[in-house]
A computed fold for a 74-nucleotide RNA from a Candidatus Kariarchaeaceae archaeon, annotated as transfer RNA. Rfam family: tRNA. Gene Ontology term of the family: triplet codon-amino acid adaptor activity. By type it is a transfer RNA. Lineage of the source: Archaea > Candidatus Kariarchaeota > Candidatus Kariarchaeia > Candidatus Kariarchaeales > Candidatus Kariarchaeaceae.
RNA sequence: GGGCACAUAGAUCAAUCUGGCAGAUCACUCCCUUGGCGUGGGAGAGGCUACGAGUUCAAAUCUCGUUGUGUCCA
Numbered sequence: 001g002g003g004c005a006c007a008u009a010g011a012u013c014a015a016u017c018u019g020g021c022a023g024a025u026c027a028c029u030c031c032c033u034u035g036g037c038g039u040g041g042g043a044g045a046g047g048c049u050a051c052g053a054g055u056u057c058a059a060a061u062c063u064c065g066u067u068g069u070g071u072c073c074a
Base pairs, nucleotide, nucleotide: 001073002072003071004070005069006068007067010026011025012024013023020057028044029043030042031041032040050066051065052064053063054062
């Protein structure tokens, strides 16, 4: 320098293919349960979906560019 893959909640990951309310688990907060802790049950908060632009009535999703990470080639 070139090819490919990936970037979504504090963490690990779905949803992308086929555009249509952004989700799960753990962690966190509160409540129930306990003499207390833990376990168990319930509720809640937490996201401008890496950044910029384009297409569209509508973009996490499609297109282009940028950045970062991984991997392969040179």